[in-house]
Molecule: THF (Tetrahydrofolate) riboswitch aptamer
RNA sequence: ACAGGAGUAGGAUCAUCGCGUCAAGUGCCGUCGGAUGGGAGGUUGCCGACGGACGAAGGGUCUUCCCGCGGUGAUGAUCCGCUGCCGCCUGC
Numbered sequence: 001a002c003a004g005g006a007g008u009a010g011g012a013u014c015a016u017c018g019c020g021u022c023a024a025g026u027g028c029c030g031u032c033g034g035a036u037g038g039g040a041g042g043u044u045g046c047c048g049a050c051g052g053a054c055g056a057a058g059g060g061u062c063u064u065c066c067c068g069c070g071g072u073g074a075u076g077a078u079c080c081g082c083u084g085c086c087g088c089c090u091g092c
Base pairs, nucleotide, nucleotide: 002091003090004089005088010080011079012078013077014076015075016074017073018072019070020069021068028052029051030050031049032048033047034046038086039085041083042082058067059066060065
């Protein structure tokens, strides 16, 4: 120098344990802020705070049990997973 490859934030599915069902959460919009392959930038996406609009599936043989429901939370597994430059690994 050339060729190949790994890894982020995060996403999907499944499992387990929870939360809500007395409506929080999720999703949508706006403002501000933050973290985002090892490095300095950066896009999409992600997260948080505040504000706004919207808004739900309950039921059973009913105590704290059971079956559901929620674009529900956490954890685990599997799969997927940044851009150009430099770096890293392998081969030559």